Context: one part of a larger RNA
RNA sequence: UGACGGGGGCCCGCACAAGCGGUGGAGCAUGUGGUUUAAUUCGAUGCAACGCGAAGAACCUUACCAGCCCUUGACAUCCUGGGAAUUUUGUAGAGAUACAUUAGUGCCUUCGGGAAUCCCUACAGAGGUGCUGCAUGGCUGUCGUCAGCUCGUGUCGUGAGAUGUUGGGUUAAGUCCCGCAACGAGCGCAACCCCUACCUUUAGUUGCCAGCGGGUCAUGCCGGGCACUCUAGAGAGACUGCCGGUGUUAAACCGGAGGAAGGUGGGGAUGACGUCAAGUCCUCAUGGCCCUUAUGUCCAGGGCUACACACGUGCUACAAUGGUCGGUACAGAGGGUCGCGAACCCGCGAGGGGGAGCCAAUCCCAGAAAGCCGAUCUUAGUCCGGAUCGCAGUCUGCAACUCGACUGCGUGAAGUCGGAAUCGCUAGUAAUCGCGAAUCAGCAAUGUCGCGGUGAAUACGUUCCCGGGCCUUGUACA
Numbered sequence: 001u002g003a004c005g006g007g008g009g010c011c012c013g014c015a016c017a018a019g020c021g022g023u024g025g026a027g028c029a030u031g032u033g034g035u036u037u038a039a040u041u042c043g044a045u046g047c048a049a050c051g052c053g054a055a056g057a058a059c060c061u062u063a064c065c066a067g068c069c070c071u072u073g074a075c076a077u078c079c080u081g082g083g084a085a086u087u088u089u090g091u092a093g094a095g096a097u098a099c100a101u102u103a104g105u106g107c108c109u110u111c112g113g114g115a116a117u118c119c120c121u122a123c124a125g126a127g128g129u130g131c132u133g134c135a136u137g138g139c140u141g142u143c144g145u146c147a148g149c150u151c152g153u154g155u156c157g158u159g160a161g162a163u164g165u166u167g168g169g170u171u172a173a174g175u176c177c178c179g180c181a182a183c184g185a186g187c188g189c190a191a192c193c194c195c196u197a198c199c200u201u202u203a204g205u206u207g208c209c210a211g212c213g214g215g216u217c218a219u220g221c222c223g224g225g226c227a228c229u230c231u232a233g234a235g236a237g238a239c240u241g242c243c244g245g246u247g248u249u250a251a252a253c254c255g256g257a258g259g260a261a262g263g264u265g266g267g268g269a270u271g272a273c274g275u276c277a278a279g280u281c282c283u284c285a286u287g288g289c290c291c292u293u294a295u296g297u298c299c300a301g302g303g304c305u306a307c308a309c310a311c312g313u314g315c316u317a318c319a320a321u322g323g324u325c326g327g328u329a330c331a332g333a334g335g336g337u338c339g340c341g342a343a344c345c346c347g348c349g350a351g352g353g354g355g356a357g358c359c360a361a362u363c364c365c366a367g368a369a370a371g372c373c374g375a376u377c378u379u380a381g382u383c384c385g386g387a388u389c390g391c392a393g394u395c396u397g398c399a400a401c402u403c404g405a406c407u408g409c410g411u412g413a414a415g416u417c418g419g420a421a422u423c424g425c426u427a428g429u430a431a432u433c434g435c436g437a438a439u440c441a442g443c444a445a446u447g448u449c450g451c452g453g454u455g456a457a458u459a460c461g462u463u464c465c466c467g468g469g470c471c472u473u474g475u476a477c478a
Base pairs, nucleotide, nucleotide: 001478002477003475004474005473007472008471009470010469011468012467013466015462016461019425020424021423022422023421026316027315028314029313030312031311032310033309034307035306042053043052064302065301067299070296077124081119082118083117086103089100090099091098092097107114108113127291128290130289131288132287136285137284138280139279140278141276143274148187149186150185151184152183153182154163155162156161167178168177169176193268194267195266196265199235200234201233202232203231204230207226208225212223213222214221239262242256243255244254245253246252318418322377323376324375325374326373327372328371334365335364336363339358340357344353345352346351384415389410390409391408392407393406394405395404431454432453433452434451435450436449437448
């Protein structure tokens, strides 16, 4: 100087408390451990691994296994020689491939040849998701959006170092003020950026009968118009600016006015010096080591989907604030040409036929759902719950046996609110309801990332648990 303390003081955080909803019990989904297996590819392992890499494992992916092949190789450059490229058919085979066969002679040319491409040969060399993340770059997690981390000069100390950065107030903040052997400065904080909340203006192939006219069973449907809504560009607006009080005449705090918004308005992006030899050599890059008729490459099949069990994360429930049936209302944000696919017809349905329109504020996906109105069920393992299984189908795809999703009929399991323990959340939040997208032929999505609808309760307080910041004290620790 740090680190640590079941030392002290001050302060903060959904850290506790106060509340609301869960997990832990059930079934299923998914990940992991373990076990099994020819293989169940690999990585991630307290917080910070475990719906994680994977925003799509039937083949492919794929790295794994057993098997069939290849050896300058699936890929790149170069040498020699030959053939244009390309293509048809047949046989064998699981295919890769092997053999035979057919069509084709193109483009540029200085007539030597060249470009593209295929085959043969030789050498250099390719290739490796093989090892080492404890050799590395890059990227990322975490403490933590915590308020800290440092430097120059000066001063003090023999020196390590201290001072500044401590102190008194204050703040979300090393934020600001005052004081002070310090005076300044840098990286962080804040602001500058984006979205959102109010208004103005500009613009009008969305919106509006608002005012006029026409038309329809009906609809901005048409003429017409940019008022409103909206869209998207430019502005305005919030700064403790104003008033009162407290305070040291300060910084600031409390209350108030005005205002759409008030003291950082709400949200996002943004992550200091560093810590964990944290994670990643399987994104990529890369040193070293290793393989080179194989640890490389091709292929078809299997596996990654196994199952006595254990754990994590979720979904659906156990019902009446509910289930079922009928009627009826209101979003936002997205996606669409190898695409989204309307009307209409067929089918109980998944879906099929059909093909209008749309490269999209124009058309389509597209019915929002909870809600509201009415009916029924009456506390029952039930008209709750839907696992499991049987049969019959639909769709995607070369192909749904291992191993897809969905539909109809039947079957109807556990489950009556969950032990010890444990998680999230402070407001348009929790809870609850549906919608969309990426990936994607299809889909195991109940995941992830977004979007809106409805919309709470509680916070006395900081003694305690956890994590953190500052000062101080002790130390046989560095």